[in-house]
This is a predicted structure of a 349-nucleotide part of an RNA (small-subunit ribosomal RNA, central domain) from an uncultured bacterium. The coordinates come from a structure-prediction model, not an experiment, and the mean pLDDT is 89.
Context: one part of a larger RNA
RNA sequence: CUGGGUGUAAAGGGAGCGUAGACGGCUGUGCAAGUCUGAAGUGAAAGCCCGUGGCUCAACCGCGGAACUGCUUUGGAAACUGUAUAGCUUGAGUACUGGAGAGGCAGGCGGAAUUCCUAGUGUAGCGGUGAGAUGCGUAGAUAUUAGGAGGAACACCAGUGGCGAAGGCGGCCUGCUGGACAGAAACUGACGUUGAGGCUCGAAAGCGUGGGGAGCAAACAGGAUUAGAUACCCUGGUAGUCCACGCGGUAAACGAUGAAUGCUAGGUGUUGGGGAGCAAAGCUCUUCGGUGCCGUCGCAAACGCAGUAAGCAUUCCACCUGGGGAGUACGUUCGCAAGAAUGAAACUC
Numbered sequence: 001c002u003g004g005g006u007g008u009a010a011a012g013g014g015a016g017c018g019u020a021g022a023c024g025g026c027u028g029u030g031c032a033a034g035u036c037u038g039a040a041g042u043g044a045a046a047g048c049c050c051g052u053g054g055c056u057c058a059a060c061c062g063c064g065g066a067a068c069u070g071c072u073u074u075g076g077a078a079a080c081u082g083u084a085u086a087g088c089u090u091g092a093g094u095a096c097u098g099g100a101g102a103g104g105c106a107g108g109c110g111g112a113a114u115u116c117c118u119a120g121u122g123u124a125g126c127g128g129u130g131a132g133a134u135g136c137g138u139a140g141a142u143a144u145u146a147g148g149a150g151g152a153a154c155a156c157c158a159g160u161g162g163c164g165a166a167g168g169c170g171g172c173c174u175g176c177u178g179g180a181c182a183g184a185a186a187c188u189g190a191c192g193u194u195g196a197g198g199c200u201c202g203a204a205a206g207c208g209u210g211g212g213g214a215g216c217a218a219a220c221a222g223g224a225u226u227a228g229a230u231a232c233c234c235u236g237g238u239a240g241u242c243c244a245c246g247c248g249g250u251a252a253a254c255g256a257u258g259a260a261u262g263c264u265a266g267g268u269g270u271u272g273g274g275g276a277g278c279a280a281a282g283c284u285c286u287u288c289g290g291u292g293c294c295g296u297c298g299c300a301a302a303c304g305c306a307g308u309a310a311g312c313a314u315u316c317c318a319c320c321u322g323g324g325g326a327g328u329a330c331g332u333u334c335g336c337a338a339g340a341a342u343g344a345a346a347c348u349c
Base pairs, nucleotide, nucleotide: 004320005319006318007303008302012317014201015200016199017198021194022193023192025088026087027086028085029084030083031082033081034080035077036076037075038074039073040072041071042070049065050064051063052062053061054060091191092188093187094186096183097182098181103177104176105175106174107173108172109171110154115149116148117147118146119145120144121143125136126135162169163168206247207246208245209244210243211242215241216240220236221235222234223233258316259315260314261313262312263311266294267293268292269291270290271289272288273287274286275285276284277283278282298305299304322349323348324347331342332341333340334339
């Protein structure tokens, strides 16, 4: 390489957009590059293979045949691929009507709670724990009442509910804006699928500059526990957590399951639409899109999956090839750094 694989054994890229490429719906006509077929030329000899003959046999040698699956030229075929052209509407898309949604961005507003400040009431404790201590408090704390400041997060609703490509998104209102879905069928007429490179997005922590800082809290300090306790528990507490702009680019970035299309028993919830029936409170039937559970065939080493497939097929991409060494070394690219990406070998079992 081939073959075989990728939910859990090694293996799906974190996600999307998209270039080259690969693959691609129905019908007619032309061409003939691929494809098929006929002919001619060439494909040296020796060798290989088959037959036969000569050395007493064999090795060896002679003769005949086949083969040399190829290349070139030329005549033809037109189903398939290709190509050109003319069309089609089922794939795909545009326009229209309609409802759903924590989809995104910006601005404004709200209440509860914690903390702090001021004032009042009030007096000796508060806090914390398994028990305590550190800590706070007669300079008046804790508790309670009123007022104020400031930051962060939005109880209930809340739901294997919704939206988003993924990361993710949850108080209320307004503005701007993306996508999906349903229905009708007006328009375009294959415009499609996938996608190496590439580009963009990408939790948390981290980094840079400038703000902000209530609570929480790495580091750190103290108190305990303990044989010790660089921990678990307690009292404090700084980065950080928040905002703006920029960088970084990783996660058990998980459904540990790439994307797309078609086909393959049923049952039962839930969510967003449509249609029909019943005397529309409502119920029943049906249909499209999501999201769960159970289950037949089938698959699977088993667990399990099972129309949201891990079933049956097709297309394209990514990845795997014994364990350790090692996601290390070296080199290269990127980064302010931290580091990220790519990624071995010796040796060893």